[in-house]
This record gives sequence, C1' cells and structure tokens, in this order.
RNA sequence: GUGGCCUUAGCUCAACCGGCAGAGCAGCGGACUGUGGAUCCGCAGGUUACGGGUUCGACCCCCGUAGGCCACCCCA
Repeated sequence: GUGGCCUUAGCUCAACCGGCAGAGCAGCGGACUGUGGAUCCGCAGGUUACGGGUUCGACCCCCGUAGGCCACCCCA
C1' cells in the first nucleotide's frame, strides 16, 4: 500500500427486517448483619469513534476520516 473485520454506559458485550438504546460487572443509596462480605431492592450512568449523505425515521444502509485486529502484496 490492498482487502476483510471491529469501534455502543467506567469495563465486557447485546440490540431481530431501518421503527422505545439494553444487560452483566463496577459505582452510589437502602434493606439485612454486632462490623464487613455475600444476598436482596433501588438509583445514576450514552455525542452508538468522528464528519457528511440517503430516508418520514439510522447503532443498523452509503461515502470519507481516525484508531485497533487479521490476511496479503512491494522494498530491504
């Protein structure tokens, strides 16, 4: 350089055919407990990498950019 895949909450990941953005863990509060842990209940947490486009409507489709992974090509 070429091709493919990936980027969603602090972390790990879902989200069906384009139609309400979710879970577990972590965090915070409470219950329970002599204290803590465990367990249970609740709360909070999002520029869906970034910029455009298509569409009534985009995490999802198209184009570009950035980053990561894999394969291949060229040079040495």